[in-house]
RNA sequence: CAUGUUAAAAGGCAAACCAACUGUGAAGUUGGGACGCAAAGCCAUGGGUCUUCCGUAUGCAUGAAGAGUGCCAGGUUGCCAGU
Numbered sequence: 001c002a003u004g005u006u007a008a009a010a011g012g013c014a015a016a017c018c019a020a021c022u023g024u025g026a027a028g029u030u031g032g033g034a035c036g037c038a039a040a041g042c043c044a045u046g047g048g049u050c051u052u053c054c055g056u057a058u059g060c061a062u063g064a065a066g067a068g069u070g071c072c073a074g075g076u077u078g079c080c081a082g083u
Stems, first nucleotide, its partner, number of pairs: 002083002012037002017032006035070001041076003045073003049067004054063003
């Protein structure tokens, strides 16, 4: 430098749920809490899913704008044993 399988070492993150706050909403932030995770670090690029203050339509829907990376891919960065 490359690769890299938690058997091991150092650690890390934090589902559901609860409380407060923000938002029309999906949902998010903080604290508690741990279902789990080798990228459960980061990025809304593609697909899927979800929302609707607004537009079109007025029957279903649809445009547009959002949500979401712990939905699946992709990109990018990174710890250790070992090779």

Predicted 3D model of an 83-nucleotide RNA (c-di-GMP-I riboswitch aptamer) from a Planctomycetota bacterium. The sequence was found by an Rfam model in a public genome assembly. Of the family's consensus pairs, 84% are formed in the model.